């Protein structure tokens, strides 16, 4: 230098055209004598950056960063 792969809450992932959930972890409440455990409500997203393509983009395409693995 070249190919691949990968970037979505705090941390692990899903969602691969119809407008983002899921487990964990936090908050608040039930249970306890008390604390785990366990239910039950709840909070949190510039979906890596910029553009494009569409009526509609997290999905699609195009540059660029960031991480990984391969070749050289």
């Nucleotide at each position: 230098g070249g190919g691949c792969c990968u970037g979505u809450g705090g941390c692990g992932c899903a969602g691969c055209g119809g407008u983002a959930g899921c487990g964990c972890a936090g908050a608040g409440g039930a249970c306890u004598c008390a604390u785990a455990a366990u239910c039950c409500u709840u909070u949190g997203g510039u979906c890596g950056u910029g553009g494009g393509u569409u009526c509609g983009a997290a999905u699609c395409c195009c540059u660029c960063c960031g991480g990984g693995c391969c070749c050289a």
The prediction has a mean pLDDT of 84. Predicted 3D model of a 72-nucleotide RNA (transfer RNA) from an uncultured bacterium. It matches the Rfam family "tRNA". By type it is a transfer RNA. It was read from a public genome assembly.